[in-house]
């Protein structure tokens, strides 16, 4: 430069006219990196805020201990323990509708 991919998840059950939104409880983990394999180390998309006709530019940006193995692990192994954008909804959502048949870290091929 082209092209193609590039996100997952409330099972059973309680209140209640009504909740996959509350309460038990269950489930779920983008992408590059790092002596060793990461949701909670570093960074970095994404959302969200602000500014711009627009291209774009800026800000913002969540959570881990405790024990083992080991040359080397906050990343394996055991154990407990956090953590999740915005709008919507008859009732509060990380799982449900929606922007989104959108973007995009970035990965492959040519």
């Nucleotide at each position: 430069c082209u092209u193609u991919c590039a996100g997952g998840g409330c099972a059973g059950g309680g209140u209640g006219c009504g909740a996959u939104u509350c309460c038990c409880g269950a489930c779920c983990g983008g992408c590059g990196g790092u002596g060793a394999a990461a949701g909670c180390c570093c960074g970095c998309g994404a959302a969200c805020c602000c500014c711009a006709u627009u291209a774009g530019g800026g800000g913002c940006c969540g959570a881990u201990c405790c024990g083992g193995u080991g040359g080397a692990a906050c990343u394996c192994c055991g154990g407990g323990g956090c953590c999740g954008a915005c709008g919507g909804u008859g009732a509060a959502a990380g799982u449900c509708c929606g922007g989104a048949u959108g973007g995009a870290a970035g990965a492959a091929a040519g």
Notes: A computed fold for a 110-nucleotide RNA from a marine sediment metagenome, annotated as FMN riboswitch aptamer (RFN element). The prediction has a mean pLDDT of 86.